[in-house]
């Protein structure tokens, strides 16, 4: 070069084109519990959805660019 996958929350993932839409489990914080911590239970904070156009009445999801990553071909 080519050709496939994937890139979503600190981390490790899931997510059919639409009323649950942005999730979950771990991590943090805060509160219950406990002498005191650990374990447990409750909240809550944390996402420009790699970047950029496009198609659509509506795109994390379909397309076209570029980007990083990995495997494979030459």
């Nucleotide at each position: 070069g080519g050709c496939g996958c994937g890139g979503u929350a600190g981390u490790u993932c899931a997510g059919u084109g639409g009323u649950u839409u942005a999730g979950a489990a771990c991590g943090u914080u805060c509160g219950a519990u406990u002498g005191c911590a650990a374990a447990u239970c409750g909240a809550a904070a944390g996402g420009u959805c790699g970047g950029g156009g496009g198609u659509u009445c509506g795109a994390g999801u379909c397309c076209c660019c570029c980007u990083c990553g990995c495997a494979c071909c030459u």

Source information
Predicted 3D model of a 74-nucleotide RNA (transfer RNA) from Penicillium antarcticum. It matches the Rfam family "tRNA". The sequence is in RNAcentral, with records from Rfam. Its mean pLDDT, the model's own confidence on a scale to 100, is 80. NCBI's taxonomy places the organism under Eukaryota, saccharomyceta, leotiomyceta, Eurotiales, Penicillium.